[in-house]
Parts: sequence; structure tokens; C1' cells
RNA sequence: CCAGCAAGCCAUCCUAUCGCUGCGGCCCGACCGGGGCCGGAGAGGAAAGUCCGGGCACCGCAGGGCAGUCUGCUUCCUAACGGGAAGGCGCGCACCCGGCGACGGUUGCGUGACCGCCAGUGCCACAGAAAAUAACCGCCCGGCCUCGGCUGGGUAAGGGUGAAAAGGUGGGGUAAGAGCCCACCAGCGAGCCGGCAACGGUCUCGGCUGGGUAAACCGCAGACGGUGAAAGCCCAAAUAGGCCGAUACGCCCCCGCCAGGGGGCAGCGGGCGGCCCGUCCGCGUCGGUGGGUAGGGCGAUGGAGCCUUUCGGCGACGACUGGCCUAGAUAAAUGAUAGGACGCGGGGCUUCGGCCCCGCUGACAGAACCCGGCUUAUCGGCUUGCUGGCCCG
RNA sequence: GCCGACGUAGCUCAGGGGUAGAGUACUUCCUUGGUAAGGAAGGGGUCGUGGGUUCAAUUCCCAUCGUUGGCU
Repeated sequence: CCAGCAAGCCAUCCUAUCGCUGCGGCCCGACCGGGGCCGGAGAGGAAAGUCCGGGCACCGCAGGGCAGUCUGCUUCCUAACGGGAAGGCGCGCACCCGGCGACGGUUGCGUGACCGCCAGUGCCACAGAAAAUAACCGCCCGGCCUCGGCUGGGUAAGGGUGAAAAGGUGGGGUAAGAGCCCACCAGCGAGCCGGCAACGGUCUCGGCUGGGUAAACCGCAGACGGUGAAAGCCCAAAUAGGCCGAUACGCCCCCGCCAGGGGGCAGCGGGCGGCCCGUCCGCGUCGGUGGGUAGGGCGAUGGAGCCUUUCGGCGACGACUGGCCUAGAUAAAUGAUAGGACGCGGGGCUUCGGCCCCGCUGACAGAACCCGGCUUAUCGGCUUGCUGGCCCG
Repeated sequence: GCCGACGUAGCUCAGGGGUAGAGUACUUCCUUGGUAAGGAAGGGGUCGUGGGUUCAAUUCCCAUCGUUGGCU
């Protein structure tokens, strides 16, 4: 200098003019849907998906349980979490070391939904004798025999099948074999030691050797009352209807009568340009009052807030000091235009330092009660660390 | 804003761990003078996408994309 990986950060910028949404101050006007001027603020790292957790609100609730859902190594952080930190163990890759071998160990990087198949039940296609009560071939012993073979038994060392075959390596042993016996290796259990724990041990003892699957049912342990800002609270038109009071009121019929209601006639008012006829529509009046609709306000942006000093802790984080105020819309504002800078793409010139012209507005995307996380999308750039390559000293 | 359901052949749908089917559509043949109907045979699938669990995934789990329904 180049390339790759990881972590963190930024994520177009500046000026002018005209707008948009809140806030503050002043003035005008006079109570209205006020007006004008000035100042200042105005999207994100994910505002997204709505996948977790909490705040907050209402409903329910003596306390507990069942059901249901979710989580699952340990310790810690946190308001809480399925998030995070540190550690343990397993797996994969790379380098190296020890051992005849089975195998074991160190370091680095990556990664793991990592409780329990020795509670019980289920499943394991095809192939294979057998998929968990293992004899198909083979090996060994015995019996029969027409010497081709048939048959009774032993045997998990060998073959073959399969994703998976009943601990492994070496030796002894045996009719052939086998943890049958021995040494070592791997695992399991008990003891002892270390660690808060997960777990570890160069230690001792026990031949104890049980296939896989719980992102199969299930068991164990823990968490969760339900619904989400369209939660919820407040103010409150017009019209209709409810309730109360006062007052007015013709006739007939029906619901048996009262009360209340319905229908018809009459009356009153209105429409069909005016009048008559005809036809259609409407009809107690006044006052008070509760609920609720339209509409408006609160919830609603000062908070587990942001930056920072010192201290504690390996760390996540916590305590402390000082400073700051940083969108709040409601059909939804945060934009448009012009110029310049930066970047990207194309072309030309070059004294290889760069210069000129044209084009692109230039990643993903946009708050909607708030906060902590996770996941997903994302042009380009900066810083730090690690690894590899080339050049110079 | 909040809460659910579903993506399988051109279309409509089954299948809920063992390599995927039905109806219809399509192609060829038979039947007919020809067509339709009928009969026979056949082709057609990354099971929306990516990852994980498992010997094995359309199915189980997670993420994501799309479609659709409900709530004032």
C1' cells in the first nucleotide's frame, strides 16, 4: 500500500425564497372557525415487522388449584424479558503435541432451542434374519443319511443390509466364541477433592455398558388474571325520543271497563304559482331535566430521558457529579424551487498531480401512547483491531 | 392501531414425518361423415422463500414475503 473479516460510528451538506405543523413574545381587533409581525423547534437507525418484555388504563379478583400458552446448561445484569454479560460443556474447522492402537491434550476462530428416552406410551419407511424378547450366511459340537444334504443346540468374533446393528483397542482364554478374564481407552454410578453453580480431577472403587427420536405424546422446574390508546376519562349542539311539572282539549268506533294506545270524521297549518274543488303532508302548547350522538378536550410526549465527571465491577451494569430540553400531528405537518459543495455513472484532455463536459438527486425507508430488546431492509463512508499478500529499510 | 386464518399441478382443493394425489383443464388414440358427449393412455409440481431439528420435512420449529378476514 492492497484485499478479507469483526466491532463501533455516520448515513448527503450549505445558502436564499416560498410554503406546512406545534410553541413563545408583542400589537391590532373585540369574543370570533379572530388577524398581523417577530423569534425558535420540527422523523429513524431501523420510525418497519408487531416477534418478546414492561410502564399506563379499564374490567375481574379472599386464597389456592386444574386447564391452556410459553420458556429450559450455570451464575449474574435488569423495571421485566424468549434480551444482554461472564463462565461451563458439546460440535465443526485450522495448527501443533503424546500414544502400537482405541483415543487424549494445548491454542485460535466459529457455532449450539444445551432439562429429562433409567417414569410411562408411541414411531423408526425401503433394505435387512433381526430396528430392541436380535441367528440369514458363516464358525463350532451332536444326531440322521441315499455323503448332495437334513436336523437339534451353542456362538454376536467375521460377512451382508441400513441413517442407525447391541462399548472400543490389544492380549489371554475357548469346541467355536463372548466383559468370560486382564491391561488400557470411552461412558455410567458411588466416594473424596476443587468451584457460589453449571461442571472439572493426573485420584479411589464398582465389569455397571442401557440404539435413536421429547422443534413425538409426555414428565420435571419456572413464568403468565383478561383486554389493549379503537384502553380509558371529561365537556357537550341541532333533531327525535325518555322523565317531571304547569296548562289546554270536539265527536264516533275498536282494544271488555278506568288509565293508556290505535283508527276515522271535524278543526287548524302548510305544499301543488293565486282562488274554488280535489289531493298530499303535518299537528297539543310552554318550562325544566338525565343519558347519549355529531363535535371538542385530556390521556399525549420531562422520560426506567440524553450527554458527561469520578468510583465499583473481568463484563453486562450500578452509584455519584455537572450540564441539556430534544417532533407531537389526528386524515395526519417535516415540503417545493434555484444555486453551490460532496458522492456515483459515462465521455474527453492530461505535464499522471489532476482538469473539463453531461447525467443522477443520490441506499433502506418515514413518527402516531411511551420505553427496553430481538429480527428484517439498507447506496456509500469513517475509526479501531486481527489475518493474508506485495514493496522499502 | 390491535388480533386471527391461509399459501400444494393452468384452476378448485385433499394429504399433518417415509420422497404427493383427486376433480377439472391439456396432449395422443378409439368411437363419428364431422363435432360434442363417452372410453383408453399420458404429460405436467423447487409444496411461497430462506434457515434449523431429524437418518429422512409438504408436514415440526424460527424468520421472511404475499393473500385474506375480524374489532370503534